The prediction has a mean pLDDT of 77. A computed fold for a 102-nucleotide RNA from Firmicutes bacterium ZOR0006, annotated as Purine riboswitch aptamer. It matches the Rfam family "Purine riboswitch aptamer". For this family Rfam cites "Riboswitches Control Fundamental Biochemical Pathways in Bacillus subtilis and Other Bacteria" (Mandal et al., Cell, 2003). The organism belongs to Bacillota, within Bacteria. The sequence was found by an Rfam model in a public genome assembly.

RNA sequence: AUAAGAAAAAUAUAUAUGCUUCGUAUAAUCCCCUUAAUAUGGUAGGGGAGUCUCUACCUGGUCGCCUUAAAUGGCCAGAUUACGAGUGCAUAGGUCAUAGAA
Numbered sequence: 001a002u003a004a005g006a007a008a009a010a011u012a013u014a015u016a017u018g019c020u021u022c023g024u025a026u027a028a029u030c031c032c033c034u035u036a037a038u039a040u041g042g043u044a045g046g047g048g049a050g051u052c053u054c055u056a057c058c059u060g061g062u063c064g065c066c067u068u069a070a071a072u073g074g075c076c077a078g079a080u081u082a083c084g085a086g087u088g089c090a091u092a093g094g095u096c097a098u099a100g101a102a
Stems, first nucleotide, its partner, number of pairs: 015092005020086006026056001029049006041066002050057001058078007
């Protein structure tokens, strides 16, 4: 180096759900009606628009503004829901192999 034999090892794990991380939708937004308070205040209820979209449309903080009137504004942080994708884990689950029993 070649040949033969033996031994050992290896194989498949789809899919679904939950948690989790992203993407899309929507800006957790805007409009209207009624209503409450008045610088120690600025509330509450209802309707509508917005999404190839069901649902939701609030909470907290902060800074203004309104000289007593009827009207509130800016900024920051924090979700849920629908669909899609990914990761790891868990559960469910099928497949394959082996062994035992009938």